This is a predicted structure of a 74-nucleotide RNA (transfer RNA) from a Bacilli bacterium. It matches the Rfam family "tRNA". It was read from a public genome assembly. The coordinates come from a structure-prediction model, not an experiment, and the mean pLDDT is 81. The organism belongs to Bacilli, within Bacteria.
RNA sequence: GCGCUAAUAGCUCAGCUGGAUAGAGUACAACACUACGAAUGUUGGGGUCGUGAGUUCGAAUCUUACUUAGCGCG
Numbered sequence: 001g002c003g004c005u006a007a008u009a010g011c012u013c014a015g016c017u018g019g020a021u022a023g024a025g026u027a028c029a030a031c032a033c034u035a036c037g038a039a040u041g042u043u044g045g046g047g048u049c050g051u052g053a054g055u056u057c058g059a060a061u062c063u064u065a066c067u068u069a070g071c072g073c074g
Stems, first nucleotide, its partner, number of pairs: 001073007010026004019057001028044005050066005
């Protein structure tokens, strides 16, 4: 330098043939339970879906440039 893959909550991930309230587990907080904790249960907070632009009535999803990471080729 070229090609491929990935980027979604603090962490690990789902959502991929575009459809309108973005989810799960875990972590965190409150409450219940307990003599106190742990465990368990209930509730809650937390995301401009890597960045910009485009297509569309509508984009996490399609196109494109860039950034970062991984793999391969030279």